[in-house]
Molecule: transfer RNA
Organism: Oligoflexia bacterium
RNA sequence: GCGGGUGUAGUUCAGCUGGCUAGAAUGUAACCUUGCCAAGGUUAAGGUCGUGGGUUCGAAUCCCAUCACCCGCU
Numbered sequence: 001g002c003g004g005g006u007g008u009a010g011u012u013c014a015g016c017u018g019g020c021u022a023g024a025a026u027g028u029a030a031c032c033u034u035g036c037c038a039a040g041g042u043u044a045a046g047g048u049c050g051u052g053g054g055u056u057c058g059a060a061u062c063c064c065a066u067c068a069c070c071c072g073c074u
Base pairs, nucleotide, nucleotide: 001073002072003071004070005069006068007067010026011025012024013023019057028044029043030042031041032040050066051065052064053063054062
């Protein structure tokens, strides 16, 4: 330099055939339960979907550029 892959909650990931309010597990906080701890239960908070732009009535999803990381080729 060329090609490919990944990027979504603190963490690990799903969703990516465009259309409900963006979800799960785990973690965190409060409460319930218990003599205490652990375990269990309920509720809540936490996201500009890597960044910028474009297409569209509508974009995490399609297109373009770009950044970080990983793999391969020269």